RNAcentral holds the sequence, with entries from ENA. The RNA shown here (transfer RNA) has 73 nucleotides and comes from a Lachnospiraceae bacterium. Rfam family: tRNA. It is annotated as a transfer RNA. Rfam links the family to the GO term triplet codon-amino acid adaptor activity. NCBI's taxonomy places the organism under Bacteria, Bacillota, Clostridia, Lachnospirales, Lachnospiraceae.

Order: sequence, then structure tokens, then C1' cells
RNA sequence: CGCUCCGUCGUCUAACGGUGAGGACGCCGGCCUCUCAAGCCGGAAACGAGGAGUUCAAAUCUCCCCGGAGUGA
Repeated sequence: CGCUCCGUCGUCUAACGGUGAGGACGCCGGCCUCUCAAGCCGGAAACGAGGAGUUCAAAUCUCCCCGGAGUGA
């Protein structure tokens, strides 16, 4: 320097261009228990790395940029 892939709640991870962006773990509250753990129920938490474009509509498509991983020279 070229090519490919990745960036989404605290962490990990889903989501044919169209429903209130879903799930697990963690966290908070409740139930249960003498208490804790386990179990059950409920809740909070993501301006989707940043900018622009296409579109009636973008996490999703295009371009630029930043960071990371892999690979080639």
C1' cells in the first nucleotide's frame, strides 16, 4: 500500500429496506426461603463509532472517515 470482514443496552450476540431494535449473562425490584443460593415474575439500560448520500422509509444499500481483526505484497 491492496483486498476481505467487524463496530448494535454494562458484556456477548440476533434482526428479508417497513411492528415499540429481540435474546443471553450481568444489574435493580418483587415472590419463594429462617437467611443465602437456585428457581419464578417484573423492570431499567443501545441518539446502532462519526459524517454525507440514495429512498416515502436506512442498524440494513452507496461513498468518505475513525478504530479493530485477518490476509497478500